[in-house]
RNA sequence: GGAGUAGGUCGGGCGGUCGCUCCGGCCAGUAUAGGCCGGGGAGGAAAGUCCGAACUCCACAGGGCAAGGGUGCUGGUUAACGGCCAGGAGGGGCGACCCUACGGAAAGUGCCACAGAAACAUACCGCCAAUCCGGUUUCCGCUUCGCGCGGGAACGUCAUGGAGGUAAGGGUGAAAUGGUGCGGUAAGAGCGCACCGGCGGUCGGGUAACCGGCCGGCCGGGUAAACCCCACCCGGAGCAAGGUCAAAUAGGGAAGCGAUUGAGAGUGGCCCGCUCGAGGCUUCCGGGUAGAUCGCUCGAGGCGCGCGGUAACGCGCGUCCCAGAUGAAUGACCGCCGCGGGUCUUUCGAGACCCGGACAGGAUUCGGCUUACAGACCUGCUCCGCAC
RNA sequence: CGGGGCGUAGCGCAGCCCGGUUAGCGCACUUGCCUGGGGGGCAAGGGGUCGCUGGUUCAAAUCCAGUCGCCCCGACCA
Numbered sequence: 001g002g003a004g005u006a007g008g009u010c011g012g013g014c015g016g017u018c019g020c021u022c023c024g025g026c027c028a029g030u031a032u033a034g035g036c037c038g039g040g041g042a043g044g045a046a047a048g049u050c051c052g053a054a055c056u057c058c059a060c061a062g063g064g065c066a067a068g069g070g071u072g073c074u075g076g077u078u079a080a081c082g083g084c085c086a087g088g089a090g091g092g093g094c095g096a097c098c099c100u101a102c103g104g105a106a107a108g109u110g111c112c113a114c115a116g117a118a119a120c121a122u123a124c125c126g127c128c129a130a131u132c133c134g135g136u137u138u139c140c141g142c143u144u145c146g147c148g149c150g151g152g153a154a155c156g157u158c159a160u161g162g163a164g165g166u167a168a169g170g171g172u173g174a175a176a177u178g179g180u181g182c183g184g185u186a187a188g189a190g191c192g193c194a195c196c197g198g199c200g201g202u203c204g205g206g207u208a209a210c211c212g213g214c215c216g217g218c219c220g221g222g223u224a225a226a227c228c229c230c231a232c233c234c235g236g237a238g239c240a241a242g243g244u245c246a247a248a249u250a251g252g253g254a255a256g257c258g259a260u261u262g263a264g265a266g267u268g269g270c271c272c273g274c275u276c277g278a279g280g281c282u283u284c285c286g287g288g289u290a291g292a293u294c295g296c297u298c299g300a301g302g303c304g305c306g307c308g309g310u311a312a313c314g315c316g317c318g319u320c321c322c323a324g325a326u327g328a329a330u331g332a333c334c335g336c337c338g339c340g341g342g343u344c345u346u347u348c349g350a351g352a353c354c355c356g357g358a359c360a361g362g363a364u365u366c367g368g369c370u371u372a373c374a375g376a377c378c379u380g381c382u383c384c385g386c387a388c
Numbered sequence: 389c390g391g392g393g394c395g396u397a398g399c400g401c402a403g404c405c406c407g408g409u410u411a412g413c414g415c416a417c418u419u420g421c422c423u424g425g426g427g428g429g430c431a432a433g434g435g436g437u438c439g440c441u442g443g444u445u446c447a448a449a450u451c452c453a454g455u456c457g458c459c460c461c462g463a464c465c466a
Stems, first nucleotide, its partner, number of pairs: 001384010012337007020041008043359001047370002050368005055238004068234005073087005088102001089100004103229002108227002110223003124170002126166003131163003134158001135155008178196006197219002199216007242294004252285006264276004301320008339356007389462007398415004408446001417433006439455005
């Protein structure tokens, strides 16, 4: 200098003008409307709503079982978790380092299309004359002299006769009965042996996952992101949860008044009169809508320092208060500086002009995960090249 | 804000649970025939990133994870 890897920080700054929302104070005031002053006002993901909790309501005596769902190497961490940290095993990379839905297929069931003989209990081609029944050749014996009977041997010349053996090889398939080699055999085969892999037993190390040694030929296809088995966990719904106050209208309940000698309504200043009038009128109560309000933001809280721990994390001390809106605020414009890119000028110091700046926005809160993201910076480590 | 469901041909759907050989059905479309023509009927045919990306598996529309889009429900009680 180049390439890479792991972790972390930031995600423009300052000022001005005009606005928005909440809170406090003052003025004014019927008022939550108005004016002035002061203060607070989005994120690393506020997102997806994928997990875990707090909180609230419903269900529930307590505990257990079943159903349903989730998690799945081991240990630790935590309020909890499917998160995080450390370790193990497997895989990838020259390496720093990275990835893993990583319990059980030797409990059982299902499935394994097409092809293939066969997909888990079978033999299509092939191989085998050691065995049995045969075949061929030959020898010996018997003989009723007919290769007729019996016995033996041979067949690199019967596997194109049958019974049978075999799982080496071929072929099919994604997958074919542990793999390679040597021996062995009629041909073969863990049949025997060596090494490798798996399984089981045992000894040692480790909290454990697991690792190492020795022994035993024990060698049982794949699939559990198929049913299932094993271990552990889970009651349901969600702040539009839920509580309080509470208009108008309608409806519910109770009491009172009112039956033609008329409660009440209309006309009307009032009375009479006239019209309507019993399913009426008055008062109270409860539920409850609009609306208001609580829940609502001080919290498993942020920052700094120290201590314990490899780490996640925990403990202690100090310090800070940091949105709480609901037809839903956090915006618009301008100037200067800073960052990146381009063009031009250049006295090589620099200057002028133009363009760009992401993803995205609270809605009860918190701990995580996942996803989106222009660009800038810091730290550790690895590999390659060059120079000393 | 919270909860649930869906995405397969131009349109409406099945297949998905329990994976399999070329993904079907109706309407629509194209061609031919019947008819003087239209309509209608008959016959044949074309048309599919199974929303997208990755994973499990021999094999994925189907199973799993992530992601995108659409629809519905909950404020509300008598």
The prediction has a mean pLDDT of 78. Predicted 3D model of RNase P RNA and transfer RNA as a complex of 466 nucleotides. It holds a member of the Rfam family "Bacterial RNase P class A". Rfam classes the family as a ribozyme.